[in-house]
The part of an RNA shown here (small-subunit ribosomal RNA, 3' major domain) has 478 nucleotides and comes from Paenibacillus sp. M09(2010). The prediction has a mean pLDDT of 82. Lineage of the source: Bacteria > Bacillati > Bacillota > Paenibacillaceae > Paenibacillus. Its Rfam family is "Bacterial small subunit ribosomal RNA". Gene Ontology terms of the family: ribosome and structural constituent of ribosome. RNAcentral holds the full RNA, with entries from Greengenes.
Context: one part of a larger RNA
RNA sequence: UGACGGGGACCCGCACAAGCAGUGGAGUAUGUGGUUUAAUUUGAAGCAACGCGAAGAACCUUUCCCAGUUCUGACAUCCCUUUGACCGGUUUAGAGAUAGACCUUUCCUUUGGGACAGAGGAGACCAGUGGUGCCUGGUUGUUGUUAGCUUGUGUUGUGAGAUGUUGGGUUAAGUCCCGCAACGAGCGCCACCCUUGGAAUUAGUUGCCAGCCCGUUAAGGUGGGCACUCUAGAUCGACUGCCGGUGACAAACCGGAGGAAGGCGGGGAUGACGUCAAAUCAUCAUGCCCCUUAUGACCUGGGCUACACACGUACUACAAUGGCCGGUACAACGGGCAGCGAAACCGCGAGGUGGAGCGAAUCCUAGAAAAGCCGGUCUCAGUUCGGAUUGCAGGCUGCAACUCGCCUGCAUGAAGUCGGAAUUGCUAGUAAUCGCGGAUCAGCAUGCCGCGGUGAAUACGUUCCCGGGUCUUGUACA
Numbered sequence: 001u002g003a004c005g006g007g008g009a010c011c012c013g014c015a016c017a018a019g020c021a022g023u024g025g026a027g028u029a030u031g032u033g034g035u036u037u038a039a040u041u042u043g044a045a046g047c048a049a050c051g052c053g054a055a056g057a058a059c060c061u062u063u064c065c066c067a068g069u070u071c072u073g074a075c076a077u078c079c080c081u082u083u084g085a086c087c088g089g090u091u092u093a094g095a096g097a098u099a100g101a102c103c104u105u106u107c108c109u110u111u112g113g114g115a116c117a118g119a120g121g122a123g124a125c126c127a128g129u130g131g132u133g134c135c136u137g138g139u140u141g142u143u144g145u146u147a148g149c150u151u152g153u154g155u156u157g158u159g160a161g162a163u164g165u166u167g168g169g170u171u172a173a174g175u176c177c178c179g180c181a182a183c184g185a186g187c188g189c190c191a192c193c194c195u196u197g198g199a200a201u202u203a204g205u206u207g208c209c210a211g212c213c214c215g216u217u218a219a220g221g222u223g224g225g226c227a228c229u230c231u232a233g234a235u236c237g238a239c240u241g242c243c244g245g246u247g248a249c250a251a252a253c254c255g256g257a258g259g260a261a262g263g264c265g266g267g268g269a270u271g272a273c274g275u276c277a278a279a280u281c282a283u284c285a286u287g288c289c290c291c292u293u294a295u296g297a298c299c300u301g302g303g304c305u306a307c308a309c310a311c312g313u314a315c316u317a318c319a320a321u322g323g324c325c326g327g328u329a330c331a332a333c334g335g336g337c338a339g340c341g342a343a344a345c346c347g348c349g350a351g352g353u354g355g356a357g358c359g360a361a362u363c364c365u366a367g368a369a370a371a372g373c374c375g376g377u378c379u380c381a382g383u384u385c386g387g388a389u390u391g392c393a394g395g396c397u398g399c400a401a402c403u404c405g406c407c408u409g410c411a412u413g414a415a416g417u418c419g420g421a422a423u424u425g426c427u428a429g430u431a432a433u434c435g436c437g438g439a440u441c442a443g444c445a446u447g448c449c450g451c452g453g454u455g456a457a458u459a460c461g462u463u464c465c466c467g468g469g470u471c472u473u474g475u476a477c478a
Stems, first nucleotide, its partner, number of pairs: 001478002003475003007472007015462002019426005026316008034307002042053002064302002068298003073125001077124002079121006088103006106115003128290001130289003136285002138280003141276001143274001148187006154163003167178003193268004198236002201233004207226003212223001214221001239262001242256005318419001322378007334365003339358002344353003385416001390411007432454007
């Protein structure tokens, strides 16, 4: 100087407390361990691995296994020989890879050759999701959006170092003020950026419709208009600016006015010096090591989907604040050409036929939201709760749904009556609850990323648990 203390002081955080909803019990989905297996490819391991890499394993993907094949190679450059093609189409054998047959088929030219491509040959090589993340780059997690981490000059100490950065206040903040052997500065904090909340202005189609007109069974459907809503540009607006109080005549804090918004308005992006030999050689790059008729390459099939069990994360429930039936209302973010797909018709339905319109403020997804509201029914039961499981019949995608997809109808109707010890999230448009969209994607979502609808309870307080910051103290630790 640090680190540590079941030392002290001060402070902070959904850390506790106060509340609300859960998890832990059930069924299912999904990930992991274990076991099994020819293979069940692999990485991730307290917080910070476990719906994680994987924004989507039927084939492909795919790295794993079995079998069948291949050797200058599936891919790249160089050399030699040879051909004029390559591509495309038909066909035979085969599980396919592959092997064979047939059809079709180049350009420039000084006629030497050249360009390009196929075939054959020789080797240099190529290739490796093989090893090492404890050789590394890059990227990422975490501490932590916590308020810290440093430096120049000066001063001081024999020196390691100290000072500044400590102290008195204050703040979300090493934020600011005051003081001080310190005076300055840098990386962080803040601000600058995006979004949301208010206004006026510009613009007015694909958006809108107040007044005027036309029109209908009905619709801004039409003329017309840009007032309003909205859209999207530039602008204003919030700064403790104003008033009162407290304070040290400071910084600041408390209350108030005005205001759409008030003291960081809400949310996001933004992650200092470092820590964990943290993660990743399987995104990529890369040193070294290893393989080179194989640890490279091609291909059929299988596996990654197994199942006594254990754990994590979710979904659905156990019901009456509910289930079912009928009627009826209101969104936002998005996506669309190998695409979204309307009307109409067929089907109980999944879906099919159809093909208008739309590269989209125009058309479609989708006048479809769901919870909600109105009316009816059920009457506390393993039920009209719950939907697992299974049978049958169908639909869709796709060469192909057996291993192993999703959906529909009919039938079946399991566990489950609110969950032990323990444990998680959340402080406001939040939790809880309700549906909608998107990426991936032929198909497949209870996951992920977004969007809006309805919309709470509680916070006395900081004694205690956990984590962190500052000062101080002890130490046989470095």